[in-house]
Context: one part of a larger RNA
Molecule: small-subunit ribosomal RNA, 5' domain
Organism: uncultured bacterium
């Protein structure tokens, strides 16, 4: 010179488009962020509307629909945030799995039959101060049980082929043995089982690769391996009984430190060197610490249980709570925005679908934090006006710079018109009228390095400085001023890397 999630100083016009707690994974007050399905169920149910009653005040009955608290399905393991912890098959890259599992979604093949007994809601009763409960009674389902059927599914046992990669695989045959289902409908469909294949996600195992310390040299008992087993989906010393005594190490085990990895990014001609913010992929965690239940799938962030801290309610007996989601609040720092607006796109849940839900995401608003862009005028104008400064007093300079003429009118602002079913928004955009007008910097240096020099002041004081180094009485080096350089909505410092 480049560069940066930057921060500080002075300065500061307008727009795109990014980007914005790098520190206390410190504590959080409030709101919101995952629900949705009446086309699975039973009870209830405003209002149109119908039809009876009527004291004209309503009041019953129904049809089609609104609700919304339970039962049930599905979803909540997606998405979203953070980087603590991990030096490990976490990651990345290739490789295997003949050792695996995979809701929804496609394909293909078959099947959907006959019972049953409950429960919540809901009613009475009673406990609590709340959370939240108990008892008793009624009730329905795609909930739950039991029969029956069945296939290429499972075991079992007979026998047979074909194959390889070591344990093995595959394949057709008999026989037996166990194992399925559910309805709703606006009739248009949506949905059920079982079994094979696909896809989609995942899950193991291995080669190889990427820190630092040897002032870490020996480590090791479930530790290395065998055999039987338990356990998972699956392989395995996972766990577990028994036997063996291994097994790892200067090719760096063990200990320590330090770190989320990679696509990338930053530099650099390259080689390499630094980072790992924003997007994208993986992994990890959710107050700390441990456990499991459910479900196809769990580190289950807004799930459950228990321990500990700490907040908070209490009637003192005893509950509640977890922003490293999205604003937003203290606090900590040198330092990082609104408690905004909309589901109009785009994705996801959940419906047949209308549609609900989505602080994912679309957009506003903050912040010159970054990058682009554009303006702050243009031509003319010498008597070189005052003015400042400087002078050897003659003059020089600022300086064609202003004045003044003449043009123009882009940005801003004013008005009109105005977007796709639209939150952005009366915004973009278009079009008019109007002023040269609102819009340049006390933002950095002028000794050398380095582009730019006088003049006062100051006297080793005051300062200044990236190095060299300047200041003690003429200081181009301090501080002011004029004048000059540079960059320009930015200017300079610092801080890190290269």
């Nucleotide at each position: 010179a480049g560069a940066u999630g930057a921060a500080c100083g002075c300065u500061g016009g307008c727009g795109g488009c990014g980007u914005g707690c790098u520190u206390a994974a410190c504590a959080c007050a409030u709101g919101c962020a995952a629900g949705u399905c009446a086309a699975a169920c039973g009870a209830u149910u405003a209002a149109c509307c119908c039809g009876c009653c009527u004291u004209c005040g309503g009041g019953c009955g129904g049809u089609c629909a609104u609700a919304a608290a339970g039962u049930g399905g599905c979803g909540a393991a997606c998405g979203g945030g953070u980087g603590a912890g991990u030096a490990a098959c976490a990651c990345g890259u290739g490789a295997c799995c003949a050792a695996c599992c995979u809701g929804c979604c496609c394909u293909g093949c078959a099947c959907a039959u006959c019972g049953g007994g409950a429960u919540a809601a809901c009613u009475g009763c009673c406990g609590g101060a709340a959370a939240c409960g108990g008892c008793a009674g009624c009730u329905a389902a795609u909930a739950c049980c039991g029969g029956a059927u069945a296939c290429u599914a499972u075991c079992c046992g007979c026998a047979c082929c074909c194959c390889g990669c070591a344990u093995g695989g595959g394949g057709a045959g008999c026989g037996g043995a166990u194992g399925a289902a559910a309805g709703c409908u606006c009739c248009g469909g949506c949905g059920g089982u079982g079994c094979a294949g696909g896809a989609u996600g995942g899950g193991g195992u291995c080669g190889c690769g990427g820190c630092c310390c040897a002032u870490c040299a020996g480590g090791u008992a479930g530790u290395a391996g065998g055999c039987g087993g338990g356990g998972c989906a699956g392989u395995g010393g996972c766990c577990c009984a028994c036997c063996u005594a291994c097994c790892c190490g200067a090719c760096g085990a063990c200990g320590g430190g330090u770190a989320g990895c990679c696509g990338g990014a930053c530099u650099g001609a390259g080689a390499g060197g630094u980072c790992g913010a924003u997007c994208g992929g993986c992994c990890a965690c959710a107050u700390u610490g441990g456990g499991a239940c459910u479900g196809a799938u769990a580190u289950a962030c807004g799930g459950c249980c228990c321990a500990c801290a700490c907040u908070c309610c209490u009637a003192c007996g005893g509950g509640a709570g977890g922003c490293a989601g999205c604003a937003g609040u203290g606090g900590g720092g040198a330092a990082u925005a609104u408690u905004g607006c909309g589901c109009a796109a785009u994705g996801g849940g959940g419906g047949a679908a209308a549609c609900c839900c989505u602080g994912a995401c679309g957009c506003a608003a903050c912040a010159a934090c970054g990058c682009c862009g554009c303006g702050u005028g243009c031509g003319g104008g010498a008597u070189g006006a005052a003015g400042g400064c400087c002078u050897u007093c003659g003059g020089g300079u600022u300086g064609u710079a202003a004045a003044c003429c003449g043009c123009u009118u882009u940005c801003a602002g004013c008005a009109u018109c105005g977007a796709a079913a639209g939150a952005c928004g009366g915004u973009a955009c278009c079009c008019g009228a109007c002023c040269a007008a609102g819009a340049a910097g006390c933002c950095c240096c002028c000794g050398g390095c380095u582009a730019a020099c006088u003049a006062c002041g100051u006297g080793c004081c005051a300062g200044c400085a990236g190095c060299c180094g300047c200041g003690g009485u003429a200081a181009u080096a301090c501080u002011u001023a004029g004048g000059g350089g540079g960059c320009g909505a930015g200017c300079g410092u610092u801080a890190u890397c290269c």